[in-house]
Context: one part of a larger RNA
RNA sequence: GUCUGCGAGUUAUUGCUUGUAGCCAGCAUAAGUCGUUCAGCGACCGAUGCGCAGCGAAAGCGAGUCCGAAUAGGGCGCCUAGUUGCAGGCAAUAGACCCGAAGGGGAGGUGAUCUAACCAUGGCCAGGAUGAAACUCCGGUAAAACGGAGUGGAGGUCCGAACUCGUCACCCUUGAGAAGGUGUGGGAUGAGCUGUGGUUAGGAGCGAAAGACUAAUCAAACCCCCUGAUAGCUGGUUCUUUCCGAAAUAUAUUUGGGUAUAGCGUCCGGUGCUGACCCGCGGGGGUAGAGCACUAAAUAAGCUAGGGGCCCGACAGGGCUACUGAACUUAAUUAAACUCCGAAUACCGCGGGGCGUAGCCGGGCAGUCAGACGGUGGGGGAUAAGCUUCAUCGUCAAAAGGAGAAGAAUCCAGACCAUCAGUUAAGGUCCCAAAACACGGCUUAGUGUUAAAGGAUGUGAUUUUACACAGACAAUGGGGAUGUUGGCUUAGAGGCAGCCAUCAUUUAAACAGUGCGUAACAGCUGACCCAUCGAGUGAAAUUGCGCCGAAAAUGAUCGGGACUGAAGCCGUGUACCGAAGCUAUGGAUUGGCCGCAAGGCCAGUGGUAGGAAAGCGUUCCUUGUGCAGCGAAGUGGAAGCGUAAGCGACCAUGGAGCGCAAGGAAGUGAGAAUGCAGAC
Numbered sequence: 001g002u003c004u005g006c007g008a009g010u011u012a013u014u015g016c017u018u019g020u021a022g023c024c025a026g027c028a029u030a031a032g033u034c035g036u037u038c039a040g041c042g043a044c045c046g047a048u049g050c051g052c053a054g055c056g057a058a059a060g061c062g063a064g065u066c067c068g069a070a071u072a073g074g075g076c077g078c079c080u081a082g083u084u085g086c087a088g089g090c091a092a093u094a095g096a097c098c099c100g101a102a103g104g105g106g107a108g109g110u111g112a113u114c115u116a117a118c119c120a121u122g123g124c125c126a127g128g129a130u131g132a133a134a135c136u137c138c139g140g141u142a143a144a145a146c147g148g149a150g151u152g153g154a155g156g157u158c159c160g161a162a163c164u165c166g167u168c169a170c171c172c173u174u175g176a177g178a179a180g181g182u183g184u185g186g187g188a189u190g191a192g193c194u195g196u197g198g199u200u201a202g203g204a205g206c207g208a209a210a211g212a213c214u215a216a217u218c219a220a221a222c223c224c225c226c227u228g229a230u231a232g233c234u235g236g237u238u239c240u241u242u243c244c245g246a247a248a249u250a251u252a253u254u255u256g257g258g259u260a261u262a263g264c265g266u267c268c269g270g271u272g273c274u275g276a277c278c279c280g281c282g283g284g285g286g287u288a289g290a291g292c293a294c295u296a297a298a299u300a301a302g303c304u305a306g307g308g309g310c311c312c313g314a315c316a317g318g319g320c321u322a323c324u325g326a327a328c329u330u331a332a333u334u335a336a337a338c339u340c341c342g343a344a345u346a347c348c349g350c351g352g353g354g355c356g357u358a359g360c361c362g363g364g365c366a367g368u369c370a371g372a373c374g375g376u377g378g379g380g381g382a383u384a385a386g387c388u389u390c391a392u393c394g395u396c397a398a399a400a401g402g403a404g405a406a407g408a409a410u411c412c413a414g415a416c417c418a419u420c421a422g423u424u425a426a427g428g429u430c431c432c433a434a435a436a437c438a439c440g441g442c443u444u445a446g447u448g449u450u451a452a453a454g455g456a457u458g459u460g461a462u463u464u465u466a467c468a469c470a471g472a473c474a475a476u477g478g479g480g481a482u483g484u485u486g487g488c489u490u491a492g493a494g495g496c497a498g499c500c501a502u503c504a505u506u507u508a509a510a511c512a513g514u515g516c517g518u519a520a521c522a523g524c525u526g527a528c529c530c531a532u533c534g535a536g537u538g539a540a541a542u543u544g545c546g547c548c549g550a551a552a553a554u555g556a557u558c559g560g561g562a563c564u565g566a567a568g569c570c571g572u573g574u575a576c577c578g579a580a581g582c583u584a585u586g587g588a589u590u591g592g593c594c595g596c597a598a599g600g601c602c603a604g605u606g607g608u609a610g611g612a613a614a615g616c617g618u619u620c621c622u623u624g625u626g627c628a629g630c631g632a633a634g635u636g637g638a639a640g641c642g643u644a645a646g647c648g649a650c651c652a653u654g655g656a657g658c659g660c661a662a663g664g665a666a667g668u669g670a671g672a673a674u675g676c677a678g679a680c
C1' cells in the first nucleotide's frame, strides 16, 4: 500500500415544541394490592401532579387586583382548554457523536543488578626521573646561625605502561554498535582505580551542583487506579431520491480562528393585498459640479498706509528711494474639515397599479460571525501591491456549459433526463479547427503579436501662410565693385582678436561683411545681382497609421503554422459558425389552476453550510402467509425491472434452513479518522 472484518448523535431523566391517539373542566396515576395464558398483560387503589383565578412585597381582596385621595389614569389579569400516552425535532444534566494530549491527584505499589553518595571487607598501580626534612662528616662561630660534601627517600612531584577517563580529528550516522571504531589526548601513590556484600526513593533520595543521576525513562521514576481528566483545538463521522437554500454583517464579550442576540435560510400555523417594482404627487438635503459672497491658501500688476535704507536738521520736522509692503483696485486661481450656488441618483411620506420574485405576525430547527476578486465612489499607501480599509453593484464562494490558447473572480449564459434536429449569445469564419464574401480607406513597421519622456524631410488626410510664367525653389555659369587698409586699438588688426561708427559712390547687384583661412595681407565661401532652366517651391498647425527610444537569466514563438491590394488596422454591407441559452420531440417530477375522474394547461426542477419531505437495504421480535434434499441460506454469473438506494426470473456452486405481507425494536448502511485487528 491493497484486501477482509471492526469502526462514530446512543441511553436515562427533565423541559420546550410538532404530529398522532384517549378522555375532557377535567386529565393522569406512582409505589402497592389482586388476578393472569407471568421479563408480559388486565383490574383495583387517588397518595400525588398538571389544569380549572388572578393581583399584590404582604396583610389581603377577588373577575378583578395593585399604585393612588380618586368612582382619574395606568400595570398585570378576566371574557376559558386542558391532560396523559406514543413517535419525531431540539435543549439541559450525565463521558453524551468518535478518536487524540501535555497533564492534576492517590496515607496504592515496584525499583539503587544501571547510576549518585555512603558503610563494611578485599584487590591493583611495569619502568624511569627529581632528590624535601632529618642525620653524619668537614668548614665556620664565644656558642649559634650559615656554607660544603655525603647519607637519606618526602611529594593531591615529573615522564610513562597496565588500569582509568574521553581532548581533538576523521569514519560510522536505514551503523558492526539506541553512543561504537581509528589515530591523538588527560590522570596514572591519589580528593586514585576496582571486586564483593550492604544502606538511602519519588516532592523523596543522592549530587566536588550539570537540574546531573535514581534500570536505554527525570524541572519530579516506573506500574496500577481516579480516568471515558479536560481539549473554545485538529482529524473522522457509513444508503438513495425530491423541495427550498444561506452567511462570512451589526452589537456585546479576559473578545478577536470561541460564543450570545439581531440580520440572512428552512418548515409549520396565522393574516389576506399590505410586498419588490412601476406611475403620479409632496418632502428635506448640501454630495458631483461650479463659484470666490465668507474662512483660508496662492500669482502678477496698479495704487498706497506702515517699516527699512540714504540725506538735511539741535530738536521738531522734512526730502529721496531700482528695498519691503497691510488694506484697496484689476486680472487669473485653489480647498475633505470654504460656500453666494447646486444637480443626477438615493432616501422619506401619500395616492394608484401590483396574487408576487411576494409582504407581515407567531412558533420549531438551523447554519453563518476568516470571505475573495472585478466595476464604480472614497480613506491609508508612493493617484505602489494578487496591498489595506469602508460604501455600492456583480461574480466566485455554493455554478457546470461557451469565449478568453491554458486560467475561482472577466465576457456570454444559469445544466431535471434523452435526441447523429433547429436557432442564436459572447466570440469568431486561411490551415491546425466549425464557419466569409463584397466594397472604401490606411499601414511596410511582421507594426499587428507589450511601454514613457523625448527624438525624426516615414507616410495619408485637413487647414493656414509666404514666394512663383512680370520665371519662384534647387542646381550650374558669371558678377560680388569704389572712397577704403573706415576710425580706434595694436608689433600688426587690410570685411572676419577687440571697441566705436556702419556712411557715401558706381550699379543689374554687391554687407564698412555669414563662415573657413593668414603673423598681417592673400585665398575660398556666403548674403545680394544677372544668365541658363521652366512649374511649382518653402514655412507652420491639427490629425490617422507607422519608426527610434526597447537589456535577463534552460529554446524560441502572435495558442502554433503561417499571413502584406492581409489571414493587419479603420469603416460599410450581407451571410455563416458558435453554448448544457432558446426552440423542437419524447419522458420524469414539484407547485398552482381547471376537471367527478381520466386527464389537460401554466410556471418551475445548478447548488456548499443548512432546513423540510419521501423512500431503499441490514439484524432481531410479533401476527399472518409461504418456500425448501425434486436442493434453503451463502457464493459465482445474469435476462429483465425501478429516477435511485436496490430488486431479480434463470443457470452453476453449495448442502440445511429461508422468505414475503402488515406491524414493532435497533449494536442498522464505510473510502478516508498518520483509524483498529488480521492476511498478502
Stems, first nucleotide, its partner, number of pairs: 001680006011094013026050003032044005054061002064076004097236002100233001104226003108223003116200009125190001127159003130155001134151006163187003168183004202218001204214002239615006249262005263368002265365007273356001277353007289341001290339002295335003299331004306324002308321005371396010401412003416587004421583003427577003430561003436574007448563001454548002458545010475532005481505003486500003511526001515524002588605007616669001618666010634653004640647002
A computed fold for a 680-nucleotide part of an RNA from a freshwater metagenome, annotated as large-subunit ribosomal RNA, domain II.
Its Rfam family is "Bacterial large subunit ribosomal RNA".